[in-house]
RNA sequence: GAUACAAGCCGUCUUAUCGCUCCGGAUCAAAUUCGGGGAGGAAAGUCCGGGCACCACAGAGUAGCAUAGCGGGUAACUCCCGUCGUUCUCGCCUUAGGCGGGAAAAGGACAAGUGCAACAGAAAGAAUGUACAGGUAAUGCUGUAGUGAAAUCAGGUAAACUCUAUGCGGUGAAAUGCCAUGUAAACCGGUGCUUGAGGGUUGCUCGCCCGAUACCGGAGGGUAGGCAGAUUGAAUUAAACAGCAAUGUUUAAUCUAGAUAAAUGAUAAGAGUUAAGUUUAGCUUAAUACAGAACCCGGCUUACAGGCUUGUAUCAUAA
Numbered sequence: 001g002a003u004a005c006a007a008g009c010c011g012u013c014u015u016a017u018c019g020c021u022c023c024g025g026a027u028c029a030a031a032u033u034c035g036g037g038g039a040g041g042a043a044a045g046u047c048c049g050g051g052c053a054c055c056a057c058a059g060a061g062u063a064g065c066a067u068a069g070c071g072g073g074u075a076a077c078u079c080c081c082g083u084c085g086u087u088c089u090c091g092c093c094u095u096a097g098g099c100g101g102g103a104a105a106a107g108g109a110c111a112a113g114u115g116c117a118a119c120a121g122a123a124a125g126a127a128u129g130u131a132c133a134g135g136u137a138a139u140g141c142u143g144u145a146g147u148g149a150a151a152u153c154a155g156g157u158a159a160a161c162u163c164u165a166u167g168c169g170g171u172g173a174a175a176u177g178c179c180a181u182g183u184a185a186a187c188c189g190g191u192g193c194u195u196g197a198g199g200g201u202u203g204c205u206c207g208c209c210c211g212a213u214a215c216c217g218g219a220g221g222g223u224a225g226g227c228a229g230a231u232u233g234a235a236u237u238a239a240a241c242a243g244c245a246a247u248g249u250u251u252a253a254u255c256u257a258g259a260u261a262a263a264u265g266a267u268a269a270g271a272g273u274u275a276a277g278u279u280u281a282g283c284u285u286a287a288u289a290c291a292g293a294a295c296c297c298g299g300c301u302u303a304c305a306g307g308c309u310u311g312u313a314u315c316a317u318a319a
Base pairs, nucleotide, nucleotide: 001315002314003313004312005311006310007309008308009307010306012271013270014269015268016267017266018265020038021037022036023035024034025033026032027031040290044301045300047299048298049297050296051295052172053171054170055169059206060205061204062203064168065167066166067165068164069083070082071081072080073079084107086104087103088102089101090100091099092098093097108163109162113161114160115157116156130145131144132143133142134141176228177227178226179225187218188217189216190215191214198210199209200208201207235254236253237252238251239250240249241248242247272288273287274286275285276284277283278282
C1' cells in the first nucleotide's frame, strides 16, 4: 500500500425565486409585513422493557406466558458488559493431553412420572429371552459368551410433555381531564324497577363497584368544534474523575420539529463525492442510497449509494 472481516462514526453542501407550518413583534380587528425554528440513523417493523393515564392505588384462586451458569450495569428488560464451562475450527508444543488465536450457542432438572429413538442384536426399558455351563420340586433361578454408547439398569433426549426456581393484573394517546355547539327528557315494541334487567372490572371463576328520568331493538331529529395531555427530558454537548468494560458521578454551557388530514416542498444554477470514457493542465457522460416524525424514552431487528477511523488476518514492497 492492496484485499477481506469486525466494531464505531458520517451519510451531500451553497445561492436565487416561488410556496407550506409553528413561535415572537408591529398595525384596533381582518389581512399583511418583519425576525426566528422546521425529520432520521433508522422517524420503519411494532418485537421486548419503562414512564404516563385510566380501570377498586389493582384483591383471591386458576389458566396462560416469559426467563434459566456466575458476577456487574440500568428506571427497566428477553437488552448491554465482564467472566467460567461446553462445542467447532486453526496453529504450536508434544503426546493422546496441554497452551494460544478465532467462532458458535437453544448453559436449571431425565435419581418424580409420561413419551420418543437409526444400525447391530434373541431381546432396548421389556419378555413367546439366543448359545454354553451350573442349579432347582419347578421357573431366566445364576454365571459366562455375543450385539451395542447403553442389556433388570443412576443409558440418551427437556428449541418432548413435564418438574423446579424467579418474574408477569388489564387496556393504550382512539388513554385520560375540561370547555363549547345542537336535538325530540317526544313516538313504537320488549325487559326491568332493590326478590334488581343491565353494565364496569383481568382469559376464566369469585369478589368488588355502578344501577331506574334505566336497558335493548325500530323509525326519526341533531352534533361531528376547541383546549390540555404534547414536547424541559432516565434531555443534549464538552471537560475532568471512577471502572477491564457496559456504565456512572461532578462541573459548565445549551433549548433542539410539534403538524391534526396532517407542514418540513418545488424549480434553476453551481460545488462536492464516486464510476466510466477520452486523454491526462483537463474535458465529457452517468450515478448520488435506504427512507420520512404523530404521547415520550431505552433496547432489539430489518433496509441502506458512498465515505472516514480503529483493530485483526493474508499478500506485496522497502529498511